[in-house]
Order: sequence, then structure tokens, then C1' cells
RNA sequence: AACGGUGGCUGUUCUGUCGCUGCUUUCGCAAGAAAGGAGAGGAAAGUCCGGGCAACAUAGAGCACCAUACUUCUUAACAGGAAGGGAUUCCGCAAGGAAUUACAGACAGGGCCACAGAAAAUUACCGCCCAACUCGUUGGGUAAGGGUGAAAACGCGAGGCAAGAGCUCACGACGCCGGUAGUGAUAUUCGGCGGGGGUAAACCUUAUGGGUUGAAAAACCAAAUAAACCGAGGCUUGAGGGUUGCUCGCCCAAUCUCGGAGGGUAGGUCGAUUGAGCAUUACGGCAACGUAAUGCCUAGAUAAAUGACAGAAAUAUACAGAACCCGGCUUAUAGGUCACCGUUUUCU
RNA sequence: UGCCCUGUGGUGUAAUUGGCUAACACGUCUGACUCUGGAUCAGAAAAGUCCAGGUUCGAGUCCUGGCAGGGCAG
Repeated sequence: AACGGUGGCUGUUCUGUCGCUGCUUUCGCAAGAAAGGAGAGGAAAGUCCGGGCAACAUAGAGCACCAUACUUCUUAACAGGAAGGGAUUCCGCAAGGAAUUACAGACAGGGCCACAGAAAAUUACCGCCCAACUCGUUGGGUAAGGGUGAAAACGCGAGGCAAGAGCUCACGACGCCGGUAGUGAUAUUCGGCGGGGGUAAACCUUAUGGGUUGAAAAACCAAAUAAACCGAGGCUUGAGGGUUGCUCGCCCAAUCUCGGAGGGUAGGUCGAUUGAGCAUUACGGCAACGUAAUGCCUAGAUAAAUGACAGAAAUAUACAGAACCCGGCUUAUAGGUCACCGUUUUCU
Repeated sequence: UGCCCUGUGGUGUAAUUGGCUAACACGUCUGACUCUGGAUCAGAAAAGUCCAGGUUCGAGUCCUGGCAGGGCAG
């Protein structure tokens, strides 16, 4: 220097003409007209988490179910984020560095561990040792040696023993309790105790949290009406009904309840965009983030607008289109740019 | 807008509690038989389970994220 990969940021601009959806002003009785100004995103997507907002007394209690799972902080909240701790892998002689991490409990309990292997957890095939006798068999002890397996009874040395074994001891590994350091996870060249296979992204246990539903929620105005008909049941010893999986409790209930068939209406306002808002600066904090000051207003449709053409900047323009709103996560993304890494080539 | 389910050869389905080289039928291909075709007989190929990652000794099965298809409510 070229090419490629990963991650962050950015992600077309300007002018003219004609249109579309709101807003403001003026004119108009009204319909409407004119002028001005605004008009998709970093993900508007997936709907995966969390919250706001709203309704429901079946909003209460219990069970079930679901979610989360090292610590501290952050926040409206979170399974997000920041800073740390532990573990694993890689690099390095070492000190140390980098990356990843769904990371409570197997000493609560039962379950499972294919094949191989004697045995997958109260285990004895070979071997070793002891005893018996009919003398090569039986009974018992033994996990030090062999081999199997993903995994084999804590490792190693000494003592001990019939042979052995944490059976005992020293050192080490692991777990628990205490001391010390730290807000804490945790660490520990400190002290004491214990005797243990693995598996909880299998059941389960522990702790914490979750009432259910979802803007097609909900509120209001207008319009309309069949309080009729048919069937079943019930009228206080109460049928039946009432947005939660079940039970209890609770509420409504006689001009009643459920089912059927049918009739009427089907327009509008609000929710709805000024908000945990955005930008800049200062301060606090390692950081996420917080506080203060100043400035700004930035789509709100309902069959649903945000487009087309021409010219210029370079000639090309990725993924993709709001529908109640926010905070995150995940996924897609041409070109430009920054950082890191890899390969190749050239020069020194 | 909200919610739910499914994904295994070309097609339709299996695979038990996670366990041995993912099984069966039809179809496809090759050969035999036949004058030729069909039928029949013999044999073969074809999926590593939608994609990526993880848990585990071991994943079609369990977990997480994504993709595609289908269905339901009003």
C1' cells in the first nucleotide's frame, strides 16, 4: 500500500415545479381559498424483557404456574447497563495481560449415569491375605496393583496391618466454622473441625418477584332500540351470573338468569403526543449515571399523508416506512469514516 | 394490533426417559425378466434433523437467539 474480517460512529445534500397530512394567520355565512411554517428511523422491524397509562372487587387468602439466581452501584423499572469478584481458555520464563462466562444448592430428598467394565455407589473379575476341609474348592477380609470408561472411592510419603484401607500422622487439594482485610462478592503464608463420584439448560430445594387483561384498554357526546318472540331454569332452603388455571372467600341477583332466532345503530370527540423530552455548557462520579444553568418544540394519520419530475454536488444510494408512549435487548444494513486483527506485495 | 403452533431424504410419516451407524412406505436410479412397456425380482443412491450458539461423556430430543411457514381473536 492492496484485499478481507470484527466492532463503534455516520448513513445523502441543495434548488425549482406539481401533489399529500396536520398546524398558525388572513379572507369568507359556509364550502373553501391564499400566505407562512412543519412532516419517519437507527433500527420505526422482531414483539424478547421492563415500565408508564387504563379497566376489572373473582384486585382478598391458599395452592398451582411462570420468571430470576456471584457482589456493589445505576435506574421509574428491568433478565438492561457500569465497576468489580470467581471460574475457564489463550499468550508469556515470570511479573502479568487478553478473551469468554445462564456463576445459588449434589452435606434436604428420591431419580438417572447408554456401551464397556467386577463394580456407576451398602460394588470383589484377576490379584493379595486369612480360615476350613474332601487339597482345589468353599467362606471371609481387602480398593495398594491390573484392565474398562466421559467419570472409579482425595493425592503423595511414612507409620500400621494377616494383607490392606484417612485406619493414624505430616504436607497438599476440597468443604464448613471462626479470626483478619474489604461496603460486599471474595481473599487469606492465620486457627479449628469434617470425610465427600457426577448430574439441577432432569425432578426438586432455598431466596426474591409476578393479581388478570391490553389503546380493538378506557372516558364522553350524538344516533338507534324489541322492556317484543321461542325454549330451559329460578323466585330467599336462592337458579344463575360476575376479564384470573383451581379451591375458598367476596359482589350482584327476581320488572330474574341462560340459550336460540331476529331487529336497530354503526357518526364524532378524547385517550394521542410537552415528554422518566432534546441540545449545549459546568460540576460530582473510575464508569454507567446524576445535579444545575441556558436554549429549543421536534409527525400524529384512521383507509390511513411524508411522493413524482428536472438540474447540480460524483455518475451510484444499503437495510428499511410511525399507528398509545417510553427505557433496553436482538436481528438487518450499500457507501463513508475511526480503531483493532489477519493475509499478500514493495521499500528501509 | 395481540396471541399460539410447526419445521426430519423428492413426498408423507417414525425415532419410548437424551444413548449405539436417524427407521419405514411411496417415489428416483441401476440390473434381471420381456419383442417392447407395465407388473414382479435383486441392488443402490438420497436427510445428519430450518440456521447459529450453548448444556452434557453423548442432542432430532434440553436451553437461548434468529429464520421460514401456518393458524386464531376482533

Two RNAs folded together computationally: RNase P RNA and transfer RNA, 422 nucleotides in total. The coordinates come from a structure-prediction model, not an experiment, and the mean pLDDT is 75. It holds a member of the Rfam family "Bacterial RNase P class A". It is annotated as a ribozyme.